[in-house]
RNA sequence: GCCCUCGUAGUUCAAUGGACAGAACGACCCCGUCCUAAGGGGUAAAUAUGGGUUCGAUUCCUGUCGAGGGCA
Numbered sequence: 001g002c003c004c005u006c007g008u009a010g011u012u013c014a015a016u017g018g019a020c021a022g023a024a025c026g027a028c029c030c031c032g033u034c035c036u037a038a039g040g041g042g043u044a045a046a047u048a049u050g051g052g053u054u055c056g057a058u059u060c061c062u063g064u065c066g067a068g069g070g071c072a
Stems, first nucleotide, its partner, number of pairs: 001071007010025004018055001027043005048064005
């Protein structure tokens, strides 16, 4: 330099065109207990970024940024 894959809660992963973007673990609050823990209930939290297509984009196209891999 060229090619391929990927980027979503604090972390690990879902959602492949349509409803308030879900789950587990973690965090916080409450119940619970003599205290702590187990267990139960609840709350908050995310689509890397700019543009385009579309009635509608996490999803499709494209620029940039970042991560991984392959070739030279």
Overview:
Transfer RNA from Candidatus Staskawiczbacteria bacterium RIFCSPLOWO2_01_FULL_38_12b, 72 nucleotides, folded computationally. The prediction has a mean pLDDT of 81. It matches the Rfam family "tRNA". By type it is a transfer RNA. Lineage of the source: Bacteria > Bacteria candidate phyla > Candidatus Staskawicziibacteriota.